[in-house]
């Protein structure tokens, strides 16, 4: 350099054929339990969907660029 594949919460991943509040499991914090842990249960917090720009009534999702990783070829 060429191709492909992927980037979404602190981590590890879903999100279908474009539409209805962007979610889950771990963790994290806070409650209940408990003599005190731990386990378990309940709740909350945590997201610029990798950036910009286009299509579009309406984009995590299509479509150009541009970045970063990772394969393969060269």
């Nucleotide at each position: 350099g060429u191709u492909u594949g992927a980037g979404u919460a602190g981590c590890u991943c879903a999100g279908c054929u474009g539409g209805u509040u962007a979610g889950a499991g771990c963790g994290u914090u806070a409650g209940a339990c408990u003599g005190a842990a731990a386990a378990u249960c309940u709740a909350a917090a945590g997201g610029u969907c990798a950036g910009u720009g286009g299509u579009u009534c309406a984009a995590g999702u299509c479509c150009a660029c541009u970045u970063u990783c990772a394969a393969a070829c060269a």
Record summary:
Predicted 3D model of a 74-nucleotide RNA (transfer RNA) from Jakoba bahamiensis. The coordinates come from a structure-prediction model, not an experiment, and the mean pLDDT is 81. The organism belongs to Jakoba, within Eukaryota. Rfam family: tRNA.